[in-house]
Context: one part of a larger RNA
RNA sequence: CGCAGGAGCGUUGAGGAGAGCUGACUCUAGUACGAGAGGACCGAGUUGGACGCGCCUCUGGUGAACCGGUUGUCCUGCCAAGGGCACCGCCGGGUAGCUAAGCGCGGAACGGAUAACCGCUGAAAGCAUAUAAGCGGGAAGCCGACUCCAAGAUGAACGCUCCCUGAAGGUCGCAGAUAGACUAUCUGCUUGAUAGGUCAGGGGUGUAAGCGCAGUAAUGCGUUCAGCCGACUGAUACUAAUCGACCGUUCGG
Numbered sequence: 001c002g003c004a005g006g007a008g009c010g011u012u013g014a015g016g017a018g019a020g021c022u023g024a025c026u027c028u029a030g031u032a033c034g035a036g037a038g039g040a041c042c043g044a045g046u047u048g049g050a051c052g053c054g055c056c057u058c059u060g061g062u063g064a065a066c067c068g069g070u071u072g073u074c075c076u077g078c079c080a081a082g083g084g085c086a087c088c089g090c091c092g093g094g095u096a097g098c099u100a101a102g103c104g105c106g107g108a109a110c111g112g113a114u115a116a117c118c119g120c121u122g123a124a125a126g127c128a129u130a131u132a133a134g135c136g137g138g139a140a141g142c143c144g145a146c147u148c149c150a151a152g153a154u155g156a157a158c159g160c161u162c163c164c165u166g167a168a169g170g171u172c173g174c175a176g177a178u179a180g181a182c183u184a185u186c187u188g189c190u191u192g193a194u195a196g197g198u199c200a201g202g203g204g205u206g207u208a209a210g211c212g213c214a215g216u217a218a219u220g221c222g223u224u225c226a227g228c229c230g231a232c233u234g235a236u237a238c239u240a241a242u243c244g245a246c247c248g249u250u251c252g253g
Base pairs, nucleotide, nucleotide: 001152005163006162007161008160009159010158011157015149016148017147018146021049022048023047024046025045026044027043033038051106052105053104054103055102059100060099061098062097066093067092068091069090070089071086072085073084074083075082076081110144111143112142117137118136119135120134164252169247170246171245172244173189174188175187176186177185194240195239196238197236198235199234200233201232203229204228205227210223211222212221213220214219
């Protein structure tokens, strides 16, 4: 842009893509078979490997905007307390998110037509013959079945609800994230919880500063499971989404 107005929601499935793997063990059964040694088909179950998809409860990794410890040096006049730099200075932890080594699930079953192959009935050819007429069985393979995409399937499908004339609706603009290179998508724009802040919770770190007490001091103890705190959950209009403009036309011939 199209699908001859617009919006929202739900479908059909032409067509396409994906998947398709396999081991070991147990039972059947020490059965059938076999002199013995050995040792099944068929069927039923358990548990793995690799691969694929999804996820973060658990176990971990990461987590340069979180917390703590600590070395050197410079600075805040000094003490104390802090800040800068030194590979994030180094070290110990770590929320969200992302993630695998972690967690969940998958391959199937079943139906149809067949291959090699195995048959039934059966003549030509009084026999025989699975074939000449006819009818069966039979693969991890083929067609379905399973998962996903899908009406630009221009052959543009179908259904439901709602709206409409300077409209319906859309775009611009702004706050953003379940989205993201840009764009797009999605959530919102005061008739508002979209983001920030604040409050509460979760979670991380691990008991702040100041003061008091003990000790010559380093330091310890108390106040104090404190203080500080990114992304998580909820609440709350305090801050910012102001005010608006443009496109779109005549109920769809």
The part of an RNA shown here (large-subunit ribosomal RNA, domain VI) has 253 nucleotides and comes from a Campylobacterota bacterium. The source organism's lineage runs through Bacteria, Pseudomonadati and Campylobacterota. RNAcentral holds the full RNA, with entries from ENA. Model confidence (mean pLDDT): 89 of 100.